[in-house]
RNA sequence: GGUCGGGCCCGGCGGGCGGGUCGGCCAUGAAUCUGGUCAGGGCUUGAUCGCAGCAGCCAUAAGUGUUUCGAUCCGAGCCGUCGGUCGCCUGACCGUC
Numbered sequence: 001g002g003u004c005g006g007g008c009c010c011g012g013c014g015g016g017c018g019g020g021u022c023g024g025c026c027a028u029g030a031a032u033c034u035g036g037u038c039a040g041g042g043c044u045u046g047a048u049c050g051c052a053g054c055a056g057c058c059a060u061a062a063g064u065g066u067u068u069c070g071a072u073c074c075g076a077g078c079c080g081u082c083g084g085u086c087g088c089c090u091g092a093c094c095g096u097c
Stems, first nucleotide, its partner, number of pairs: 001094008009084007017075008026065003034059004042051002
């Protein structure tokens, strides 16, 4: 110096890790200004029917929360895979001084 290989460096793809945002499931969730049902009581009726409707119960809105599911964005980081020069280091072989 040449060839081949490995590592660092650079890049593509994939995965997963951490964080943000949005959505889904579940749970919770309104003294009153949501709905339904409306004991008691009230009104009405000759009586029945009926009317409004407190408490309670049920369902939920906004919201909140747990693990989880999905999407998306970010990453001085990880793993896998494929490549890039000739930028650096290194090993083997060959050649030259």
Bacterial small signal recognition particle RNA from a Planctomycetota bacterium, 97 nucleotides, folded computationally.
The coordinates come from a structure-prediction model, not an experiment, and the mean pLDDT is 75.
Its Rfam family is "Bacterial small signal recognition particle RNA". On this family, see Rosenblad et al., Nucleic Acids Res 2003: "SRPDB: Signal Recognition Particle Database". Rfam classes the family as a non-coding RNA gene.